[in-house]
């Protein structure tokens, strides 16, 4: 100096959906919407939590997409070798290479 692996520091990115006979509160002429409450999946359904950070399906776009399944979301497959997407520094181990000194 290069590489593998690991750690730390300081940063950065992202999503928040579906269902509910009846009751409560608010808005509305009504339909209905919001809050609260209960339930579902999930790491996470506004948590100073969780996930992701270029080895990047975290997440976004296409997309109110297509097929299966479901009350619906979820889930499975496709789209998808698609287009985007947030990182730097330091330390340690190991391996390799170069230079110098000593024997």
């Nucleotide at each position: 100096c290069c590489g593998u692996u690991g750690a730390a520091g300081c940063g950065g990115g992202g999503g928040u959906g579906c269902c509910g006979c009846g009751c409560g509160c608010g808005c509305g002429g009504a339909a209905g919407c919001g809050c609260a409450c209960g339930g579902c999946u999930g790491a996470g359904a506004g948590a100073g939590a969780c996930c992701c950070u270029u080895c990047g399906a975290a997440c976004c776009u296409g997309a109110c997409c297509c097929g299966g399944c479901u009350c619906a979301u979820a889930c499975c497959g496709g789209c998808g070798u698609a287009g985007g997407g947030a990182g730097c520094u330091u330390c340690a181990c190991c391996g390799g290479c170069c230079a110098c000194g000593c024997c």
TPP riboswitch aptamer (THI element) from Rhodanobacter sp., 103 nucleotides, folded computationally. The coordinates come from a structure-prediction model, not an experiment, and the mean pLDDT is 78. It matches the Rfam family "TPP riboswitch aptamer (THI element)". Its family is annotated with thiamine pyrophosphate binding in the Gene Ontology. The sequence was found by an Rfam model in a public genome assembly.